This is a predicted structure of a 73-nucleotide RNA (transfer RNA) from a bacterium. The sequence is in RNAcentral, with records from ENA. Rfam family: tRNA. Rfam classes the family as a transfer RNA. Model confidence (mean pLDDT): 84 of 100.
RNA sequence: GCCCCCUUCGUCUAGAGGCCCAGGACACUGGCUUUUCAAGCCGGCGGCGGGGGUUCGAAUCCCCCAGGGGGCA
Numbered sequence: 001g002c003c004c005c006c007u008u009c010g011u012c013u014a015g016a017g018g019c020c021c022a023g024g025a026c027a028c029u030g031g032c033u034u035u036u037c038a039a040g041c042c043g044g045c046g047g048c049g050g051g052g053g054u055u056c057g058a059a060u061c062c063c064c065c066a067g068g069g070g071g072c073a
Base pairs, nucleotide, nucleotide: 001072002071003070004069005068006067007066010026011025012024013023018056028044029043030042031041032040049065050064051063052062053061
């Protein structure tokens, strides 16, 4: 330098154009329960890497940028 793949709550992950003001698990947190702790039950918190485009409609398709990984030279 060229090519390919990936980027979603703190972490892991679901999602394939409308069923999603994005769901789940763990973590954190409030309550119930318990002599206490743990476990269990109910609730809360929290996210689409950035910018543009396509479309009536984008986490999802396209382009650019950024970051990470791999291959070739």